[in-house]
RNA sequence: GGGCGAUUGGCUCAGUGGUAGAGCACUGCUUUCACAUAGCAGGGGUCACAGGUUCAAGUCCUGUAUCGCCCACCG
Numbered sequence: 001g002g003g004c005g006a007u008u009g010g011c012u013c014a015g016u017g018g019u020a021g022a023g024c025a026c027u028g029c030u031u032u033c034a035c036a037u038a039g040c041a042g043g044g045g046u047c048a049c050a051g052g053u054u055c056a057a058g059u060c061c062u063g064u065a066u067c068g069c070c071c072a073c074c075g
Base pairs, nucleotide, nucleotide: 001071002070003069004068005067006066007065010024011023012022013021018055026042027041028040029039030038048064049063050062051061052060
């Protein structure tokens, strides 16, 4: 330098262009003498960043950044 992949709540990950979700974690309540377990409820995201297409973009297109893998160049 080139190619491919990843980037979505605190963590791990889903998500057919049409209301952003799950599990774990966190908070509250119930249960217990208490803890744990279990049950119920709740808070938390501008989907890495910037543009574009579209009535509508996490999703499609372009660029950038970070991380990972592969290839090439360089003695």
A computed fold for a 75-nucleotide RNA from Deltaproteobacteria bacterium CG11_big_fil_rev_8_21_14_0_20_49_13, annotated as transfer RNA.
The organism belongs to Deltaproteobacteria, within Bacteria.
Rfam family: tRNA. It is annotated as a transfer RNA.
Its mean pLDDT, the model's own confidence on a scale to 100, is 82.